This is a predicted structure of a 364-nucleotide RNA (Bacterial RNase P class A) from Bacteroidales bacterium UBA5266. Its Rfam family is "Bacterial RNase P class A". By type it is a ribozyme. It was read from a public genome assembly, where an Rfam model found it.
[in-house]
């Protein structure tokens, strides 16, 4: 210098004219109905998806059994999470190794059931070729070392033994389980001993452990105006018809002019929720880190048919062309708009900058 990977930040700037919304102050006006002036503020990193978790609100007060759903290595962070940080195991890639990087649906296969297509003799109650023994031959018996099929074929290597072979015996290993000791908060790691020796799949059924109330701001609360607290039917007010508690059952709770249906009458206006927060920024301390605490400082949309803009000029960035260069010309400038709020995840995105790691090349 180039390329790749990962993380973080920005993602347009300035001036002028006109316009919109909110708040504050002041004026006009009988009047927060309206209007004028000034000042300040006014759509994101994802506002998107509606996938998770909450705050908040109503039901509303509590449980048991069965079912259903979700989660699943350890420790820590957080209001919580299926999120984040740091680790452990396993797998894969590079590498002689150490190490680095990536992935991980990572509780349990010794509770039980089930599946492993095709090929192959056989996918666990094995015997095709081969090897050995007997036999003239056909064939019979033995075998699982060698070969073939396959993703996977009865733990691996070596020696002995055998008719030929086989953990048949021995030595060293591998895997699993258990125990002891040492280290670690822990998942686990190391060493030793003993037992056993076909695997894989639970993103198959299942088992174990933990957890799960519902609905959602059009939730909900209040005010004003107006009417018919009236009519008809059915059920109920005792131990309650009806409603609520993820689904069902039991239990519990609410309900004393109640619940459901019919016919009919009045109204459709407004206020709150609504933005001061699990808030932002800076410094210090603690921690590997996510993060936490202390101090200081700031207030940064609140619309309701839905404001946050339009026009003009000059720049910025990128691309192309011309030029030795300075520079000139043209084109482009992404994804995209708050609606109760917050923390995550996922998806879209023209480009620019910074940091770290790896590789290649060149120079010193």
């Nucleotide at each position: 210098a180039c390329a790749g990977c990962a993380a973080u930040u920005c993602g347009u700037u300035c001036u002028g004219u006109c316009g919109c919304u909110g708040u504050a102050u002041g004026g006009a006006u009988a009047a927060g109905a309206u209007u004028c002036a000034u000042a300040c503020a006014g759509a994101g990193g994802a506002a998107a998806g509606u996938c998770c978790g909450g705050a908040c609100a109503a039901c509303a007060u509590a449980g048991a059994g069965c079912a259903c759903c979700a989660u699943a290595c350890u420790u820590c962070c957080u209001a919580a999470c299926g999120g984040g940080a740091a680790g452990g195991g396993c797998u894969u890639g590079u590498g002689a190794a150490a190490a680095c990087a990536a992935g991980u649906a990572c509780a349990g296969a010794u509770a039980g059931u089930g599946c492993c297509a095709c090929a192959g003799a056989a996918a666990a109650u094995a015997a095709c070729c081969g090897c050995c023994u007997u036999g003239c031959a056909a064939a019979a018996g033995g075998u699982a070392a060698g070969g073939g099929u396959g993703a996977a074929a009865a733990c691996g290597u070596g020696a002995g033994g055998u008719a030929a072979g086989g953990g048949c015996u021995c030595a060293c290993g591998c895997u699993a389980u258990a125990a002891a000791c040492a280290g670690g908060u822990g998942a686990c790691u190391g060493u030793u001993u003993a037992u056993a020796g076909g695997g894989g799949c639970a993103a198959a059924c299942c088992u174990u452990a933990u957890g799960g109330g519902u609905u959602g701001u059009a939730a909900g609360a209040c005010c004003a105006u107006g009417u018919a607290g009236a009519c008809c039917g059915a059920g109920g007010c005792u131990a309650a018809a009806g409603g609520g508690u993820u689904g069902c059952u039991c239990g519990c709770c609410c309900a004393a002019u109640c619940u459901c249906g019919g016919a009919g009458g009045g109204u459709a206006g407004g206020u709150c929720g609504c933005u001061u927060g699990a808030g932002g920024u800076g410094u210090u301390u603690a921690g590997u880190g996510a993060u936490a605490a202390a101090c200081a400082u700031c207030c940064u949309a609140g619309a309701u048919a839905a404001a946050u803009g339009a026009c003009a000029g000059a720049a910025g960035u990128u691309u192309u062309g011309a030029g030795u260069a300075a520079u000139c010309a043209a084109a482009a400038u992404a994804c995209a708009g708050a609606a109760u709020c917050c923390g995550g995840c996922u998806u879209a995105u023209a480009g620019a900058a910074u940091u770290g790691c790896u590789g290649u090349u060149u120079u010193u």

Description
The coordinates come from a structure-prediction model, not an experiment, and the mean pLDDT is 75. Lineage of the source: Bacteria > Pseudomonadati > Bacteroidota > Bacteroidia > Bacteroidales. The model forms 98% of the base pairs in the Rfam consensus.